The RNA shown here (transfer RNA) has 73 nucleotides and comes from a Minisyncoccota bacterium. The same sequence occurs in records of 3 taxa. The source organism's lineage runs through Bacteria, Bacillati and Minisyncoccota. The prediction has a mean pLDDT of 80.
Parts: sequence; structure tokens; C1' cells
RNA sequence: CGGGGCGUAGCGUAACGGCUAACGCACUUGGUUUGGGACCAAGGGACUCCGGGUUCGAAUCCCGGCGCCCCGA
Repeated sequence: CGGGGCGUAGCGUAACGGCUAACGCACUUGGUUUGGGACCAAGGGACUCCGGGUUCGAAUCCCGGCGCCCCGA
């Protein structure tokens, strides 16, 4: 320098262009326990990397950036 892939909660992942963006772990509270762990119940947390565009409607499609990874030179 060229090509490709990825970016969604603290972490790991889902989500056909359309229902209030879901699940596991973690976290908080309560129960259980002498206490902790485990277990049970309840609860909180992300406007989806940034900026535009298309559309009645965008996490999803298009364009430009930024970051990470892979391949080639």
C1' cells in the first nucleotide's frame, strides 16, 4: 500500500428491514447457611464504534471515517 472480516450491557454472544434490542456469566436485593460457596426468587444495566444517506420504518442496507483481526505485497 491492496483485499477481506468484525465492532451490540462489565465479559461472551443472539436479534428476517417492523412486538418495549434477547440470552448466559457477572452485578444488586431477599431467602436458605453459624459464615462463605452452591442453590432458589426478584431486580437493575447497552438507543447498537462515530458521522451522513436510503426507507413509512435501520443494530440490520449504502457511503465516509475510527479501532481491532486475518491474508497478500